[in-house]
Context: one part of a larger RNA
Molecule: small-subunit ribosomal RNA, 5' domain
Organism: uncultured organism
RNA sequence: CGAACGCUGGCGGCGUGCUUAACACAUGCAAGUCGAACGAGAAGAGAUGAGAAGCUUGCUUCUUAUCAAUUCGAGUGGCAAACGGGUGAGUAACGCGUAAGCAACCUGCCCUUCAGAUGGGGACAACAGCUGGAAACGGCUGCUAAUACCGAAUACGUUCUUUCCGCCGCAUGACGGGAUGAAGAAAGGGAGGCCUUCGGGCUUUCGCUGGAGGAGGGGCUUGCGUCUGAUUAGCUAGUUGGUGGGGUAAAGGCCUACCAAGGCGACGAUCAGUAGCUGGUCUGAGAGGAUGACCAGCCACAUUGGGACUGAGACACGGCCCAAACUCCUACGGGAGGCAGCAGUGGGGAAUUUUGGACAAUGGGGGCAACCCUGAUCCAGCCAUGCCGCGUGCGGGAAGAAGGCCUUCGGGUUGUAAACCGCUUUUGUUAGGAACGAAAAGGUAUCUGUGAACAACAGGUAUUGCUGACGGUACCUAAAGAAUAAGCACCGGCUAACUACGUGCCAGCAGCCGCGGUAAUACGUAGGGUGCGAGCGUUAAUC
Numbered sequence: 001c002g003a004a005c006g007c008u009g010g011c012g013g014c015g016u017g018c019u020u021a022a023c024a025c026a027u028g029c030a031a032g033u034c035g036a037a038c039g040a041g042a043a044g045a046g047a048u049g050a051g052a053a054g055c056u057u058g059c060u061u062c063u064u065a066u067c068a069a070u071u072c073g074a075g076u077g078g079c080a081a082a083c084g085g086g087u088g089a090g091u092a093a094c095g096c097g098u099a100a101g102c103a104a105c106c107u108g109c110c111c112u113u114c115a116g117a118u119g120g121g122g123a124c125a126a127c128a129g130c131u132g133g134a135a136a137c138g139g140c141u142g143c144u145a146a147u148a149c150c151g152a153a154u155a156c157g158u159u160c161u162u163u164c165c166g167c168c169g170c171a172u173g174a175c176g177g178g179a180u181g182a183a184g185a186a187a188g189g190g191a192g193g194c195c196u197u198c199g200g201g202c203u204u205u206c207g208c209u210g211g212a213g214g215a216g217g218g219g220c221u222u223g224c225g226u227c228u229g230a231u232u233a234g235c236u237a238g239u240u241g242g243u244g245g246g247g248u249a250a251a252g253g254c255c256u257a258c259c260a261a262g263g264c265g266a267c268g269a270u271c272a273g274u275a276g277c278u279g280g281u282c283u284g285a286g287a288g289g290a291u292g293a294c295c296a297g298c299c300a301c302a303u304u305g306g307g308a309c310u311g312a313g314a315c316a317c318g319g320c321c322c323a324a325a326c327u328c329c330u331a332c333g334g335g336a337g338g339c340a341g342c343a344g345u346g347g348g349g350a351a352u353u354u355u356g357g358a359c360a361a362u363g364g365g366g367g368c369a370a371c372c373c374u375g376a377u378c379c380a381g382c383c384a385u386g387c388c389g390c391g392u393g394c395g396g397g398a399a400g401a402a403g404g405c406c407u408u409c410g411g412g413u414u415g416u417a418a419a420c421c422g423c424u425u426u427u428g429u430u431a432g433g434a435a436c437g438a439a440a441a442g443g444u445a446u447c448u449g450u451g452a453a454c455a456a457c458a459g460g461u462a463u464u465g466c467u468g469a470c471g472g473u474a475c476c477u478a479a480a481g482a483a484u485a486a487g488c489a490c491c492g493g494c495u496a497a498c499u500a501c502g503u504g505c506c507a508g509c510a511g512c513c514g515c516g517g518u519a520a521u522a523c524g525u526a527g528g529g530u531g532c533g534a535g536c537g538u539u540a541a542u543c
Stems, first nucleotide, its partner, number of pairs: 003539005010390006017382001018348001023346003027343003032079003037076002041072003046067010086301003095226008105218003110214007118152001120150002127142006158183003162179005168173001188206001190205006227273003234264003239261008276298004280291004303324005326337004354380001356379003362376001363374004393423004403414004429479005437470001442464008487532005492513003498527005508515002
């Protein structure tokens, strides 16, 4: 240290967990939402009317017609799907880091502000009928709505053309103001109140259109920095520059026609190899060296290669088209797929987890909202994989017991160690209690703003009040009981720690020096000792 292996293993907290095959993937889930944009359909609490049956004589049940809260799954339409999540293959590059620039640019939703929203039209889904196909998926005819689509009107400002003035800049030119002409917009919906000629109108609110500014986000340019090899020395034709044209949001050989002959290079071009970059991380007194797991920023990629469409934004992981390889279905005509999302499987490998719970919190998308979705996230599970903490008892106890080992046979040592006596109960077990994480939202009252309004809406205050995956978890209390809990490596020197037996250059050890050929402190075992301790050793890598 993202480790692995060997032996061993009690608990908790917080982290981490395919470094190998960017190998192939069964299955489930990972992006939806809006009925307050729209038409049609299905179901339908309940209400009203009619009929029938039972009788308890005004109730129950059934049938039917109308209205209808609400719900459902398709379709048109809007927004989202370009975020979030994964991986590091490619890339030695303005890719990244840092410092600047754009007088060469874009920006949906959000905020501030100005101006507007007039009046028309024609379709296409859904649906119905017919019909093709094994399927995937279609075809023809007919009907229909819209915040879908298309003309027209209007144009404060906008864009373009012509032109004038002021002012500023390093240049191309920028900024401000005025005039002429031309071009180009829109969409309505809900709820409440008031009015109503019952068609609707006004108002509040959510949207819509054209501008101006902002915020946040992006695009482009440049200086400097960014691995190894010269056993790679020359490289380059859109190449270097210019003019005209095209293209882009935008400068530019970005593209194209013509013209010129340039451009780069021992300050290492080109070529080859390797590699995502950084904040950081490890180490070190520092300088430096090594590294780029987790977390955060940027970049690149989404089976391989290419392409565009839609859109504010993609050349788009769970979109489209083409080609290729692979897999699957097939009625052989034709189709379907892409886990480098979360789990999981096979394979590779020394080696890396659950096909778990919840949207309660944080955040994101949609929606007026209620709410829905969310393998983001929050949690739980597995692994001593790491760091940290705790425990495996504490005090007394010499007849220095027995046993073991050694012995000069006297004894020494294991050793206060055990037994035994007393105490405690962390942890574990059992029982009981039991959270923080939750504040919002919603209701009521009141104030302020808007408003004609005591309606509706927005904001404030007071009060009330729903919601917990984790989890009956943390934590607290009680009970019994030393009870449930110690290993690993080493002991020749470096290097803390020694004896006996076995073996006899054998078996073996070993990081280096080196041990072993009959008394081995170096091999193996035992006793003893030393070091660390839920770990200890070994191996790989780095300083």